[in-house]
The RNA shown here (c-di-GMP-I riboswitch aptamer) has 93 nucleotides and comes from Acetivibrio saccincola. The source organism's lineage runs through Bacteria, Bacillota, Clostridia, Acetivibrionales and Acetivibrio. The RNAcentral record of the sequence draws on Rfam.

RNA sequence: UAUGAAACAGGGCAAAGUUGUCGAAAGGCAACGACGCAAAGCCACGGGUCUAAAGCAUCGCAGAUGCGGUGUUAUGAUGGCUGGGCUACCAUA
Numbered sequence: 001u002a003u004g005a006a007a008c009a010g011g012g013c014a015a016a017g018u019u020g021u022c023g024a025a026a027g028g029c030a031a032c033g034a035c036g037c038a039a040a041g042c043c044a045c046g047g048g049u050c051u052a053a054a055g056c057a058u059c060g061c062a063g064a065u066g067c068g069g070u071g072u073u074a075u076g077a078u079g080g081c082u083g084g085g086c087u088a089c090c091a092u093a
Base pairs, nucleotide, nucleotide: 001093002092003091004090012037013036017032018031019030020029021028022027035080041086042085043084045083046082047081048078049077050076055072056071057070058069059068060067061066
């Protein structure tokens, strides 16, 4: 440097769910818990996906400020969707 995977050794992470908490939401964090994972370690640069508070458009109610609905939209989220970048245990070459 490359390859490999539950072959060896040490092991590691933690889906769904429950509780609490942050958030408008998606989702995040912590504890319990294990569906799975050879990078399920780290990083939002590209694509995809999710959410839509604020904004914009529109409709309805309404005397007006307002209230409610629909659509659109990421600056929000997702690294356990994918491409990519960086780092790494063991074994072999």